[in-house]
RNA sequence: ACAACGAAGAGUUUGAUCCUGGCUCAGGACGAACGCUGGCGGCGUGCUUAACACAUGCAAGUCAAGGGGAAAGGAAAUCUUCGGAAUUCUGAGUAUACUGGCGAACGGGUGAGUAACACGUAGGUAACCUGCCCUCUGGACAGGGAUAACUUUGCUAACGCAAAGCUAAUACCUGAUAAUAUCAAAAUAUCGCAUGUUAUUUUGAUCAAAGCUGUCCCGACUUGUCGGGAUAGCACCAUAGGAUGGACCUGCGCCCCAUUAGUUAGUUGGUGAGGUAACGGCUCACCAAGGCGACGAUGGGUAGCCGGCCUGAGAGGGUGAACGGCCACACUGGGACUGAGAUACGGCCCAGACUCCUACGGGAGGCAGCAGUGAGGAAUAUUGCGCAAUGGGCGAAAGCCUGACGCAGCAACGCCGCGUGGAUGAUGAAGCUCUAAGGAGUGUAAAGUCCUGUUAAGAGGGAAGAACGGCUCUGGUUUGAAUAAGAUCAGAGUAUGACGGUACCUUUAGAGAAAGCCCCGGCUAACUCCGUGCCAGCAGCCGCGGUAAUACGGGGGGGGCUAGCGUUGUCCGGAAUCAUUGGGCGUAAAGGGCGCGUAGGCGGGAUAGUAAGUCAGAAGUGAAAACCAUGGGCUUAACUCAUGGCCUGCUUUUGAAACUGUUAUUCUUGAGUGCGGUAGAGGGAAGUGGAAUUCCUGGUGUAGCGGUGAAAUGCGUAGAUAUCAGGAAGAACACCGGUAGCGAAGGCGGCUUCCUGGCCCGCAACUGACGCUGAGGCGCGAAAGCGUGGGGAGCAAACAGGAUUAGAUACCCUGGUAGUCCACGCUGUAAACGAUGGGCACUAGGUGUUGGUUUGUGAUUUAGCAGAUCAGUGCCGAAGCAAACGCAUUAAGUGCCCCGCCUGGGGAGUACGAUCGCAAGGUUGAAACUCAAAGGAAUUGACGGGGGCCCGCACAAGCGGUGGAGCAUGUGGUUUAAUUCGAUGCAACGCGAAGAACCUUACCUGGGCUUGAAGUGCAGACGAAAUUCGCUGAAAGGCGAACCUCCUUUGGGACGUCUGUAGAGGUGCUGCAUGGCUGUCGUCAGCUCGUGCCGUGAGGUGUUGGGUUAAGUCCCGCAACGAGCGCAACCCUUGUCCUUAGUUGCCAUCAGGUUAAGCUGGGAACUCUAAGGAGACUGCCCCGGAUAACGGGGAGGAAGGUGGGGAUGACGUCAAGUCCUCAUGGCCCUUACGUCCAGGGCUACACACGUGCUACAAUGGCAGGUACAGCGGGAAGCAAUACUGUGAGGUGGAGCAAAUCCCUCAAAACCUGUCUCAGUUCGGAUUGCAGUCUGCAACUCGACUGCAUGAAGUCGGAAUCGCUAGUAAUCGCGGAUCAGCAUGCCGCGGUGAAUACGUUCCCGGGCCUUGUACACACCGCCCGUCACGCCAUGGAAGUCGGUAGCACCCGAAGCCGGUGGCCUAAUCCGCCAGCUGGCGGAAGGGAGCCGUCGAAGGUGAGAUCGAUGACUGGGGCGAAGUCGUAACAAGGUAGCCGUAUCGGAAGGUGCGGCUGGAUCACCUCCUUU
Repeated sequence: ACAACGAAGAGUUUGAUCCUGGCUCAGGACGAACGCUGGCGGCGUGCUUAACACAUGCAAGUCAAGGGGAAAGGAAAUCUUCGGAAUUCUGAGUAUACUGGCGAACGGGUGAGUAACACGUAGGUAACCUGCCCUCUGGACAGGGAUAACUUUGCUAACGCAAAGCUAAUACCUGAUAAUAUCAAAAUAUCGCAUGUUAUUUUGAUCAAAGCUGUCCCGACUUGUCGGGAUAGCACCAUAGGAUGGACCUGCGCCCCAUUAGUUAGUUGGUGAGGUAACGGCUCACCAAGGCGACGAUGGGUAGCCGGCCUGAGAGGGUGAACGGCCACACUGGGACUGAGAUACGGCCCAGACUCCUACGGGAGGCAGCAGUGAGGAAUAUUGCGCAAUGGGCGAAAGCCUGACGCAGCAACGCCGCGUGGAUGAUGAAGCUCUAAGGAGUGUAAAGUCCUGUUAAGAGGGAAGAACGGCUCUGGUUUGAAUAAGAUCAGAGUAUGACGGUACCUUUAGAGAAAGCCCCGGCUAACUCCGUGCCAGCAGCCGCGGUAAUACGGGGGGGGCUAGCGUUGUCCGGAAUCAUUGGGCGUAAAGGGCGCGUAGGCGGGAUAGUAAGUCAGAAGUGAAAACCAUGGGCUUAACUCAUGGCCUGCUUUUGAAACUGUUAUUCUUGAGUGCGGUAGAGGGAAGUGGAAUUCCUGGUGUAGCGGUGAAAUGCGUAGAUAUCAGGAAGAACACCGGUAGCGAAGGCGGCUUCCUGGCCCGCAACUGACGCUGAGGCGCGAAAGCGUGGGGAGCAAACAGGAUUAGAUACCCUGGUAGUCCACGCUGUAAACGAUGGGCACUAGGUGUUGGUUUGUGAUUUAGCAGAUCAGUGCCGAAGCAAACGCAUUAAGUGCCCCGCCUGGGGAGUACGAUCGCAAGGUUGAAACUCAAAGGAAUUGACGGGGGCCCGCACAAGCGGUGGAGCAUGUGGUUUAAUUCGAUGCAACGCGAAGAACCUUACCUGGGCUUGAAGUGCAGACGAAAUUCGCUGAAAGGCGAACCUCCUUUGGGACGUCUGUAGAGGUGCUGCAUGGCUGUCGUCAGCUCGUGCCGUGAGGUGUUGGGUUAAGUCCCGCAACGAGCGCAACCCUUGUCCUUAGUUGCCAUCAGGUUAAGCUGGGAACUCUAAGGAGACUGCCCCGGAUAACGGGGAGGAAGGUGGGGAUGACGUCAAGUCCUCAUGGCCCUUACGUCCAGGGCUACACACGUGCUACAAUGGCAGGUACAGCGGGAAGCAAUACUGUGAGGUGGAGCAAAUCCCUCAAAACCUGUCUCAGUUCGGAUUGCAGUCUGCAACUCGACUGCAUGAAGUCGGAAUCGCUAGUAAUCGCGGAUCAGCAUGCCGCGGUGAAUACGUUCCCGGGCCUUGUACACACCGCCCGUCACGCCAUGGAAGUCGGUAGCACCCGAAGCCGGUGGCCUAAUCCGCCAGCUGGCGGAAGGGAGCCGUCGAAGGUGAGAUCGAUGACUGGGGCGAAGUCGUAACAAGGUAGCCGUAUCGGAAGGUGCGGCUGGAUCACCUCCUUU
């Protein structure tokens, strides 16, 4: 010097947005486990589960005292039967056991119990102990009796035991001595927070000991023993002190549950005694009645505590493995003994369970020591080596012991380090993958070339850990009489390594032996192919998979990490998602229904004191390790060592005094009192009034009344309703009446009286902080409901009846009981709402209103007007706040204080428990399980049986139809071998189909073909093919015969056939893979963009508004200004005129001519034809309107307000239609799903529907006569005149490729006649016969003609369609398709109407607005019962088990107490005897017995927890079940809350409440003018 370096977000609710809010992810960690994989080393770590049971071995011994004391082996000499025997010495005072000392209470293990002074921290002991160790002082004298081992005998299966005998001690005992020891008494002094302590003095009493070894000296004798002395060392005794270790006490800290609220009898205290090392109810006797508790006692659950460890920016949260401190435990429970220390893991006794041995009589045992075994489990190691080091026990020491410990083994279990090679290398090799077929990727990657040599392997060398101690020697110091011996210091020498074939170093060869795992839809770095086809599967969340899957599986490629990588589990983080730091409560979850008030919390101004909080300094402590910083040691790192910091805390002490507290004094502004006034549906009681309703009586009066959408039930001729008079009863109080008033809230309304609470205003006399809030507590508390007793007019749950309806347990109607009312009790809840707790202070205004006071003005007094101020009550609004909506001096703004409450949705305000209640029920209030959302506000749409405005043949007003008949045609259905396929509300159904006898044709049956019926490329072969003929066949086809091309540069080519190949072909599937085309909303007026502005944002504005229009057409206004696609216009046609032109069209004038006729000359006027122009623009006038746009009327005009008609179809919607027009992705078939042919079918027929035709007749039919169009078509065609047939038609063929000829006589109309209202002279179906035409062919299956037949039908139910003017209606004509075949379709002209008041209603559409729980958008969403399956859970007769206590019984071991008798060496006494002896007694001790306590056990009644339980209750989830439709729109009866009642169910109804109700009208208030 350093020692604080640090805080990220994302996905998911929606069509989109902002917010709230949960779920999930990315990070770190682990004593881990599992899957795949695995080269080396270092350092660590390793039964988290069964404190389950344990085989085997080891884990605590040791010793200069004492006793006793081997053996093997060796040596010597003796004897010998040569086998050996015996003796001596040695081994050796060695081994083992015993007596005794010390140790065994340490070390090691585990975490069961314990919520406790257990632990942590700080203190106390004046209430204590302490072996070994250190220091001081003093001592160690004299004696005694035993006993083990041992010997002998006996018993026992074993363990073991008994008896007799011998002996020693530092074992045991007696006596002496003794104090600064202990006790008692007394005195003095000192100190302390109390009891008390300490010191001194005096007297008295009591208590101790052990020797051993070395050296030296002396003595004795049995000559290696004994005795004595000196000395050194080690032991021993007493005292005092220290150190160490322990004991006890105390403050503070220390988990969850209140669905545990009361607990306690030795309990709390006292006195006395006992007990303990010591205080103490620790124990006992007596006395008192205390002790603890919402600041959480008691009870229950869980748990060893801490240093620390993980995480976190921190505060915190989680955790308590390894290492360290403390505690507890040692098979379970109880107990003491020994000892300094234990209530003792490897000691004892008892009880219990279990295991083992047994001769059945009895015994033995305790791995939660180290290894190891079984079991349990997802899961955790060797029955290793060594005391070399460190440490411990014993010992003087050598030394012995030590599974403590040091090492090794196993395991990627963790952390750290290293390696698996480096450089170069392009033909960008091969392989594989993809491909647009060119190429691209893997990829310098590989191969190849040149190198290096870590690790592993082989060989060689080779540290440190070892130095204390001991012994020897040397030299000091010291003790000592000593040159002896000892103690001590220094030096030298000597010995000691489990690890260990160690680390480390050198060297050899050689790229050689060494890479995997997960992921690639988003979060989240990384993309493609194939397979699969809501299957198989994936998934942390969102979610992928139903035929083109970057999400499944595989391949290629890529990304990440790396000897590991993923998964699972757990913890913290992210999560400000429990918020102290750092959240909220109007509508998202959340303000108690309201008040009074206890504890508690918080509290106005001034002064003084104090020092508890607070702040500062100092001291002690905060163990070590850990952490952080700086250095050091292993090659580095992990690891480790040193120093410092940290340890945020506690205690003591000194100081400060601002703030808080506290004490004292004081003040008046908070609060209250007083005095004087005002307003009021404030409360309670009593009395009283009128209107109305119903009932009763009487009168008048007659047939209805009543009720509804319409009805009916009901009432009424026995006289109702109506009306008049009289009476009775109960309930409620019209108008006034008002976003007026009062009250804490609930709530309060006629009038009068009495009692009574509170607010407000003014004055400033009094008190002097007396205040605010308020857990528990107490009180009040709508409606409904309950109890008792009254009352009962009206209303009215339930109920009954009538309607409605599919049903109608409802809505509507007629009745009607509880109830509603009163009194007294109970209940205690509401959308009890301002969805907004109370108090205080501060922060722009404007404008109403209520009650006071006051100023000015006015006035005769009033009344009033204008201001100021206090208190209330509304609206608008600035700043600010808010997710937005909104709030805004009555805050949801800015602050302070106190209380209540919230923490995703559902389950559930449910269950259990407790408590309150008469009951109904209230209060308190979970969990399992389940979902990834639930929710708030706002936005855009869509929708509404919401509103406003507007339009449309939408309705209305009209005309004509359909629906009834017959037929035609299409469809459904049915049938069939097939009746091919498609189209299906509007927007399929005379549709695709503008025309199915064959063909068409796609279908069916049968017969054929296979590079094919048609097309292309390549290769090869051939020269034909076509054509003709014969046979067979239904045909296609098959078989056979005849015939044998062209060009040429002579290579070949063209054309064609055959073979092979690539490929053709498919009306097979998917219109939900597509293009294109089309329908529809809709010719509706809309749909958007740029810039700007507003909004956090989605979005809005523009595009809304006032007018106007057919129109988002135009005008005006406007935070908008402009623009685009649509509208309109431009295009075609038609209506008028003009110009030009004049054949095939025309013919007025002139001429000719015919029976007649533009027939002819001629004409160009008219009609017409077809080119070009003109014309119409609200241009003009009047009126209205805003001086605008525009509208109404008028003039002129052929036409007037887009003149009529057409073409033209915005952004988009319907996964609308079409793969069978065509095109096309994918899939499928390939001697068939391709292709050819014949026949059949698409034409069927009980029936149903759509679209049409013809009719039902007289506005008609029939017959006869007469007149007038337009659009078109014509060569495989239209066809005239003529002839013929009753007719369809036939024969024939002039003319015409057309303003020329033909189709082509239009019909209705008009005139005349007839029919005369009938199933007809209507109607024409059906059927018979005979024909015509087309065509290879009319049987199935064509059209037409003639004769005959003559059905239904007499105008059509419910319902429904078209049409607004040349339209409807009616009449005919033409065309496409087509050989033939329209009642259909597309066109054309002729005749030619009626009606529109108007927008209430039906349908569709446009704009604005409103509500919404819809967004697949109302064909939406969604509720409940029932049925089925699965899951968790409550109740339940019971059954089983656990836990803790209570009462009683029994009572082991053991401590304590008692004890006649029994046993008993030492000491004492007595007697006898004198032999070291004997007897008796005493003291002391012991066994036995008795007693208190007492574990286990037993019995009993309860408590509590759990498991299980027939049956039963609700709940959740489930792809398509059943019944209804309760809610969301006015959801079709507005909804919801509380309560009561009823009902299959949602739910209905009554009473009261709320707006979180739409719409219209009115009132009031506000804004602007």